[in-house]
C1' cells in the first nucleotide's frame, strides 16, 4: 500500500408513522421522526416483487354513453436478493 474483517473513534444514512405535495395506482419528493444499516453510497445489469392508467378480452351486471371481472409494463421497488462501480477510519 492492497484485500479480508469490523473492536474503537469521527461522523453518515433514515424504517414505520404523521403533515404537505406529485401520481390512475404502485410509489416518489420535502419536513418531522428513528426501526435499523459498515456501504441502508451509486447503478434496474440479472432475478424477484408491487401497481394496471391506456390497450385487449368477457357467455358477468345493466335502460344507458355506465359498472364489474380477467390479461398485460412501457410504470414502480436498490431498506427484496445477487452482481458492477466508487468509498471514511483502523484494534487484532
Nucleotide at each position: 500500500u492492497a484485500u479480508c474483517u469490523g473492536a474503537a473513534a469521527c461522523g453518515g444514512c433514515a424504517a414505520a408513522c404523521c403533515g404537505c405535495c406529485c401520481g390512475a395506482a404502485a410509489g416518489a419528493g420535502c419536513g418531522g421522526g428513528a426501526c435499523g444499516c459498515a456501504a441502508a453510497g451509486u447503478u434496474u445489469g440479472g432475478a424477484g416483487g408491487c401497481u394496471a392508467a391506456a390497450g385487449c378480452c368477457c357467455g358477468c351486471c345493466a335502460u344507458c354513453c355506465g359498472g364489474g371481472g380477467g390479461c398485460c409494463a412501457u410504470g414502480c421497488c436498490u431498506g427484496u436478493c445477487c452482481g458492477g462501480c466508487c468509498g471514511c477510519c483502523a484494534c487484532a

This is a predicted structure of a 92-nucleotide RNA (c-di-GMP-I riboswitch aptamer) from Oscillibacter hominis. The RNAcentral record of the sequence draws on Rfam. The model forms 100% of the base pairs in the Rfam consensus.